[in-house]
Molecule: TPP riboswitch aptamer (THI element)
Organism: Pseudomonadota bacterium
């Protein structure tokens, strides 16, 4: 020189699945995986007490905010086809195909660090 990866800061998508114990509850193990619901409020529902106005406490992720992890047009992050095929597994998006399918969130900034390799000098 050249090739790869990366960063800041504003905005923004986006999923939480199967299995086993245990009363289908709390609760606890296990698989994959970056992430398999950490937290806070609202309601339902449940128990408590009451001066019948209410109040406490519990509290399911069905709903809203938080976070924490991926992703953002260079986009398999994530949706749909799909209650899809095949394989594998105690079962699963667990792995492959589907898939150059059809859809999906973007804009400023710093050329600076690392890693590879070529080339020259010494």
């Nucleotide at each position: 020189g050249c090739g790869g990866c990366u960063g800041a800061c504003u905005a923004g998508g986006g999923g939480a699945g199967c299995c086993c114990c245990g009363g289908c509850a709390a609760g606890g193990g296990g698989c994959u995986g970056a992430g398999a619901g950490g937290c806070c409020g609202a309601u339902g529902g449940c128990g408590c007490c009451u001066g019948c106005g209410g109040g406490c406490g519990c509290g399911g992720c069905g709903c809203g905010g938080c976070g924490a992890c991926c992703c953002u047009u260079u986009g398999a992050a994530c949706c749909u086809g799909a209650u899809c095929c095949a394989g594998u597994u105690u079962a699963u998006g667990c792995u492959g195909g589907c898939g150059u399918a059809g859809g999906a969130a973007a804009g400023u900034u710093c050329g600076g660090g690392c890693c590879g390799u070529c080339a020259u000098c010494u």